[in-house]
Annotation: Small-subunit ribosomal RNA from Rubritalea sp. Trut02-60-2015_Venoge-L'Isle, 1449 nucleotides, folded computationally. The prediction has a mean pLDDT of 83. It matches the Rfam family "Bacterial small subunit ribosomal RNA". Gene Ontology terms of the family: ribosome and structural constituent of ribosome.
RNA sequence: UCGGCUGGAUGAGGCAUGCAAGUCGCGCGGUAAGGCUCCUUCGGGAGUACACGAGCGGCGAAAGGGAGAGUAACGCGUGGAUUAUCUACCCUGGGGUCCGGAAUAGCUGCGGGAAACUGCAGGUAAUGCCGGAUAAUAUCUACGGAUCAAAGGUGUGAUUCCGCCCUUGGAGGAGUCCGCGUCCUAUUAGCUUGUUGGUGGGGUAAUGGCCUACCAAGGCGACGAUGGGUACCGGGUGUGAGAGCAUGACCCGGCUCACUGGGACUGAGACACUGCCCAGACACCUACGGGUGGCUGCAGUCGAGAAUCUUCGGCAAUGGGCGCAAGCCUGACCGAGCGACGCCGCGUGCGGGAUGAAGGCCUUCGGGUUGUAAACCGCUGUCGUAGAGGAGGAAAUGUGGUGGGGUUCUCCCCAUCAUUUGACCUAGUCUAGGAGGAAGGACGGGCUAAGUUCGUGCCAGCAGCCGCGGUAAGACGAACCGUCCAAACGUUAUUCGGAAUUACUGGGCUUAAAGGGAGCGUAGGCUGCGCGGUAAGUCAGAUGUGAAAUCUGGGGGCUCAACCCCCAAACUGCAUUCGAUACUGCCGUGCUAGAGUAAUGGAGGGGUAACUGGAAUUCUCAGUGUAGCAGUGAAAUGCGUAGAUAUUGAGAGGAAGACCAAUGGCGAAAGCAGGUUACUGGACAUUUACUGACGCUGAGGCUCGAAGGCUAGGGGAGCAAAAGGGAUUAGAUACCCCUGUAGUCCUAGCAGUAAACGAUGUGCGCUUGGUGUGGGAGGGUUCGACCCCUUCUGUGCCGGAGCUAACGCGUUAAGCGCACCGCCUGGGGAGUACGGUCGCAAGACUAAAACUCAAAGAAAUUGACGGGGACCCGCACAAGCGGUGGAGUAUGUGGCUUAAUUCGAUGCAACGCGAAGAACCUUACCUAGGCUUGACAUGUAUCGCUAAGCUGCCGAAAAGCAGUGAGCCUUCGGGCGCUUUACACAGGUGCUGCAUGGCCGUCGUCAGCUCGUGUCGUGAGAUGUUCGGUUAAGUCCGGCAACGAGCGCAACCCCUGUGAAUAGUUACUAACACGUAAUGGUGAGGACUUUAUUCAGACUGCCCAGAUCAACUGGGAGGAAGGUGGGGAUGACGUCAGGUCAGUAUGGCCCUUACGCCUAGGGCUGCACACGUACUACAAUGCUCAGUACAAUGAGAUCCGAAACCGCGAGGUGGAGGGAAUCUACAAAACUGGGCUCAGUUCGGAUUGGAGGCUGCAACUCGCCUCCAUGAAGUUGGAAUCGCUAGUAAUGGCACAUCAGCUACGGUGCCGUGAAUACGUUCCCGGGUCUUGUACACACCGCCCGUCACAUCAUGGAAGCCGAUCGCACCCGAAGUGCCUGCGUCAACAAUGGCAGGGCCCUAAGGUGUAGUUGGUAACUGGGAUGAAGUCGUAACAAGGUAACCGUA
Repeated sequence: UCGGCUGGAUGAGGCAUGCAAGUCGCGCGGUAAGGCUCCUUCGGGAGUACACGAGCGGCGAAAGGGAGAGUAACGCGUGGAUUAUCUACCCUGGGGUCCGGAAUAGCUGCGGGAAACUGCAGGUAAUGCCGGAUAAUAUCUACGGAUCAAAGGUGUGAUUCCGCCCUUGGAGGAGUCCGCGUCCUAUUAGCUUGUUGGUGGGGUAAUGGCCUACCAAGGCGACGAUGGGUACCGGGUGUGAGAGCAUGACCCGGCUCACUGGGACUGAGACACUGCCCAGACACCUACGGGUGGCUGCAGUCGAGAAUCUUCGGCAAUGGGCGCAAGCCUGACCGAGCGACGCCGCGUGCGGGAUGAAGGCCUUCGGGUUGUAAACCGCUGUCGUAGAGGAGGAAAUGUGGUGGGGUUCUCCCCAUCAUUUGACCUAGUCUAGGAGGAAGGACGGGCUAAGUUCGUGCCAGCAGCCGCGGUAAGACGAACCGUCCAAACGUUAUUCGGAAUUACUGGGCUUAAAGGGAGCGUAGGCUGCGCGGUAAGUCAGAUGUGAAAUCUGGGGGCUCAACCCCCAAACUGCAUUCGAUACUGCCGUGCUAGAGUAAUGGAGGGGUAACUGGAAUUCUCAGUGUAGCAGUGAAAUGCGUAGAUAUUGAGAGGAAGACCAAUGGCGAAAGCAGGUUACUGGACAUUUACUGACGCUGAGGCUCGAAGGCUAGGGGAGCAAAAGGGAUUAGAUACCCCUGUAGUCCUAGCAGUAAACGAUGUGCGCUUGGUGUGGGAGGGUUCGACCCCUUCUGUGCCGGAGCUAACGCGUUAAGCGCACCGCCUGGGGAGUACGGUCGCAAGACUAAAACUCAAAGAAAUUGACGGGGACCCGCACAAGCGGUGGAGUAUGUGGCUUAAUUCGAUGCAACGCGAAGAACCUUACCUAGGCUUGACAUGUAUCGCUAAGCUGCCGAAAAGCAGUGAGCCUUCGGGCGCUUUACACAGGUGCUGCAUGGCCGUCGUCAGCUCGUGUCGUGAGAUGUUCGGUUAAGUCCGGCAACGAGCGCAACCCCUGUGAAUAGUUACUAACACGUAAUGGUGAGGACUUUAUUCAGACUGCCCAGAUCAACUGGGAGGAAGGUGGGGAUGACGUCAGGUCAGUAUGGCCCUUACGCCUAGGGCUGCACACGUACUACAAUGCUCAGUACAAUGAGAUCCGAAACCGCGAGGUGGAGGGAAUCUACAAAACUGGGCUCAGUUCGGAUUGGAGGCUGCAACUCGCCUCCAUGAAGUUGGAAUCGCUAGUAAUGGCACAUCAGCUACGGUGCCGUGAAUACGUUCCCGGGUCUUGUACACACCGCCCGUCACAUCAUGGAAGCCGAUCGCACCCGAAGUGCCUGCGUCAACAAUGGCAGGGCCCUAAGGUGUAGUUGGUAACUGGGAUGAAGUCGUAACAAGGUAACCGUA
C1' cells in the first nucleotide's frame, strides 16, 4: 500500500434518539392534504380521480434479522416409520360461481379525560357477516343413508383478464413415533403413584396417561436408574503420520429464547422479537385521578472489563412482501467508514564508486571493523501525489417502433431495434515531476542463528528451563558490531504436537509408582476334539442415503497470490437387499486327551477335642549350713544373722516343649513341634473301571487371617509395656541394673491390621542342562533294607539360551504364549481432610483439593569416610636415653598501650619465621620542616656555558639566599656534560597471592600415578595395577584377557669407609747428612701421613638350609666393607584458591604540589598479661684452683694481626708475618693433683650500684665487653608434651656468614668424648593395599530429624451469621382454556343458538412451615508448606556408636 475476510469472548446488565413491515383505489364507503378545471362575497366553495390521510376489507406480518440464557433431551446427528397426520400462496386435473338478508367502522351531532384513550345517538358500503338452494371422484357410515360452498372487480359492444367456491394429484413445508450414537461424578444406589399396563370417555390435524373415571400392580436400575455438576447440537475447525485429543467464532442445517413468569386469541401456520391479556421487577410521563415501555434487529449510549467499530450511503444489483401493473416498502442485502486483528501481494530504489574519507567501536597501537556502506557519478519510475481520459458490475422491467403467432381484436404472447436505470468501486491507459514521501521489532551464556568494550559490584537488575550478578559479567545497563524476521516484531493467554507421559493403534507392576494378606464363590469374561443345521457376528456384491459449503485432485477467473468459479473424488457412516459359511455365536448329536468319581498304597509339627509324662524356673514346708548373695564396663538400688545364696527331701502351681532337628515335612495364607487316643481335611503314587467339558478366572459377596488391642469370666510360674528405684550422663523421661502391673495362658465374643515378603496374583501349555534332598512307582543287579537306571510329585543350589536399566531371573522364570482379576501414572501436602460404611473403643476401609518443589527415586561406577574387616609399614606406640611444661634471662608471637609501636607469616606445614645481625642509615611507620618534570630513566623543545668544587649567611638538617669558580672533545658548525623553563612522563614497600608468572612449604622419599592397543560392560567404567609369594619399594617371581610403555622406586652423581697408580709444595719425615736449648730447622727423600686426580673393590658372586627349587629369605666363609655399607643431592600424578604483588617480574584498579621525594627527631626495643623456641641452672658423674694432652671445618687486605711492653681485666701500644696446606686463633670436655662435703652452699648467677674499655658523626631513649661490689628465683618441675635406633642420642668446645659495633644464648658447619634399648604391633597418630557398608561427593569439620520461637501463604474444624438452589405440606389465587349455569342481552324467521354476567377444576406470582444440597463469612483452634547465619538436643545414613525397619499398645 492493495485485495479478500473478520471485529461485544465479560453483565441473556440497563437503554436516550432515528430507522428495521408493509402493501393493495383493478375489494368498499369515501375525500383530510396536494395537483388540475370551474366558481367566488377572496373567508372559501364545487368538480375531477392525476392522486390519496384516516377507516372497513384482503394478503403479509409465523419469513427475513439477532442471541445461546435454558436444555444431558428423540434436543441434535444418522437411518427408518406415519394405514396415526396437516399444509395459505404455487403447479396439475375435474367441477361450480344461483337466490336473498341484516349490520358496522369511517362520517355527522353531543359528551368524558391532563394524557392514553373513550361513551351515547343518528345514518352508510363491500371480495366484511348471515340465511336458503345446488351438490360429487369430498366427509361420515350401521352401507340403508346423511352432511357440506361460493364474490366479485377492472374494462368492454361481447368474449377475455384478475379473482372466488368444492375437489384430485404434485411440489415444497410442518407435526408425531422408533433403532443406534451423544460430557464428568458412585465421596449420588436405589428411583417411580399418572407412576407401568388395561377398559370406557374426552381431546388433537394426528398416535399416545396427552387428560379423566374405574381396574390391575406394575415400570426403571451396576450394560449405572435417580440425583449433582457442566454444556445448545451437527456439517465442520485446530492439531496429529494415523488413531486420537481439543473445540463448535465467521458460513450452512437443526433446536431454543425474545425484560421475568403464566396464558390463550387470530390464523394454513404462533402459544407469536418490534401482536393481545394477567402477575412481577425496573424505567419514564402525570393535572396524582391514571397511563406508557421492552435494541439477544441496524447504528449509537452508559455500565462492567485486559478487550471488540459508523447514531454512514443506496435499494443500482441479489432476494423478500403487497400489487394486473407502474410502483411502494425492505438497517435482509449491496456498498463505503474505523481497527496491522488475521491472510496475501507490492514498495521504501538500481548500477558504478577505495585517499577503503570523516565519525563511531575495538586494538597486541601495527591495525581491524562499520564498509561499497556513505559522499560522488549515472539510471529507473513500481506505489504514492497532481491532472487527463476511462472498461465493467446492467440484465431485466417499462415506453416507442418493426415482424411473427394466439381465435375475429383496441387484448395477450414471442423475436428484434431504439430508449430508460449505478449507492459505491473504479481496473487498465496516458501525462507531469523527482530518489524524491515510505523501516521497524526482537534477540546475541546453552537449548538456539548471532560477541566485544565500558559501567555496575549478590547492588541495580535478568530469567521459558538450566541459571547469571559478591571488581576483569559474551547472561544486568549502555555502546558498537552481529543474527533472525520484516509492515511488522515481540509478550501474554489458550489448544494440539513432541508425550509410547492414560499406551485401541502403543506402557507397565522383584528392587524405580504399581500384585489385593489368603481362600471359596455370584454376575461377567474366556473355554477341548468331531458331525449336522442356522446365518446373529464376520466377509463380498448391488441399491438408497451420507445437503451445500469446507478438505483433496484437475481445470478456469481476478497482472500474481490471498480469494472466487467449475468438474471430479472423498465423506472411512447408516439402512435395505442378494449371496458366502472358514472362524465366533446359537440349536441338535457324538467323543475322551481337560476336569472329576471309584479302588489299592504309603508319607506328614495339616486341623479339632480329651487324657497324660518328664526336665527346668518360682514359691511353700522341713533338714544341713554361714556371711555373704545378686548384679555390672565399674557400681549401686535389691536380698541376707528375723539365717539368704549353696545343698538335701517333700509338696504346690503355671507356662513352655531341650536333644531328635535338617538348606527336612504339612497347610490357601496366617501358621503348625513332648506323648497317647478319638474324630476329621487335603495332597501324592499306581492301576484299571466310570461320568462325558461337568473347565479357568473371578467385580460385588462370604469365610479365614501373626503380634498387639478391646469386652466378659477364669488363670497367673516365668517374662514383661506402664510405674518405682539405682547407675551412666552436660542432661538421660533411654541404652545397663534391681523390682514390677496390665498383658502373655484358657473359654466365649469383637477387631481385621503387619517389611501379612519370594517386596514376584491365579490357572494352563511350551522351551538346553548339572547337582543335592522329601514322598511314591517301575526296571537292572543282588543274600539284601545297599547301589545303578527310568518316571511322577514336592523342596534347594549352580548355570545355558532368552529376558532385564542394571542387579539379577533362568522348567519352582523375572523366558515364550493364552485366559481372567487386582493395581500404577513426578515428589511433598497425604493414605491426610471432608463425606460415607463398619467398630464398644482404639481405629479400619473408601479417598481428595488448595498450596509448594524441580526434583523425589532405582541400579550400578569411581572416590572419600566408618567408634567395619584383613594384611603391612613409619621413633607411631612400646623398650630406653635426654629434654620441654616449674625458675631466671634471651628471643619470637598474641594481647594491651601508643602520634607511631611499619608490613607479612597463624593447626601440623606461623611463633630464634621473612630478618646471614632496627642506635642514625636500614625503614616501609609517626611528628615536624621542606621539594614538585621531581632522589632515578628516556625523548622533544627551550635559556645559557653557567660545571664539579669552595666560601659566607640562615637553619635541627634538608632546603633556601649570596658570592667565588670558566670542564672535556672538536671537522670550529657544534657535540658531551650541566643548568633554566615547558611538555610527554617519572615515582608509589598503595590494593588485589581469590587475576598471574616464578619460587617455595606440605602430604612424602609415601609407593604410588597414568597411557597405547586389546578385551569385558548399553554406560559411568573395569581389566592391566587384582591374586599367591617376596621386597625398603607397582622390588622381583609365578599365575592371569591381557600385552606393552611412561612418570615415580632403584641405579647413574657427590661425600665418607679399604687399597692401588700418578703427582709432591706451603704438607710429610722412615733411612742418610748437617744443625739447634728445642722444633722437618736445613740438605735431601717420594717410603709413611696427607693432599687431589684416575682406577680397583660388593655382584646374593661362593657354601649350607628353606622355598613352586621362582623371586627371595636365614646362616656361613672370605673381605676394609655384605645383602640399599653409612650420609647427601634428587621430591611422580596431584592436594591444600597453602605462602609470597614487601625480593624481582606482571594484568587490572587507585594516588599525581602526593599514597611520590628529601631532612631532623621519634618509633619498630613501648608492658597488668598469655604462648612458642632457646640459654643458664638447681649441683659432688659436680664446682673450684693448679698442672698437662689431642682436632677438624673454615676466615682474613678499609682485613687477620704474632713477638715484646702497659693494664687485675676488657683493652692499649706495637707492628713481625700473611691475598694464605707457608702467617694469624691457649680447642674444650677428657687426664693428673689439691680444696669444697650436701648447705640455697666455694651450687646458681639474675638484678642493682660504682669504675672502666671498644666501635661509631652519635651508645639518653637503645650497643657489646671488663673489673669491684651486690647475690634474686631456683633443691629436678602438675596435667600434658618433644627429640633420638649408632659414631646416633647425650655432652664438649672450634669456625664461619651477616657485620663499624652488637642484643649470637640464634643460624650454618666442624671435630672431640661417646651410650642405653627395641619383647612386640593390642592400643594412640600418620600412611599403603585389598575388601565391606553408605542416604557422603564442598566428600564425616559430610549428611540430616523433630519440638519450640518469628514471618508469610493456602487449607481443615468451629458457636453462629449471610446467600444460592431444590423437595414436601398448607394458605391465597390473577389472566385464561375447558365444564356448568346463564332470569340480563342479541337487526332480521327461529332458537334447544350467540354474548355479557355468575360458579367450578387447573394454575403463575406471592405467603407460612419444614427437610436437603451447595457457597461465602467468623472469635477461637488443628495440622501443612515456605523462609537468613534463631533455640534445644542428635533420631537416621558406617556395626551411625543400643542394627535398622513394619504393625500395635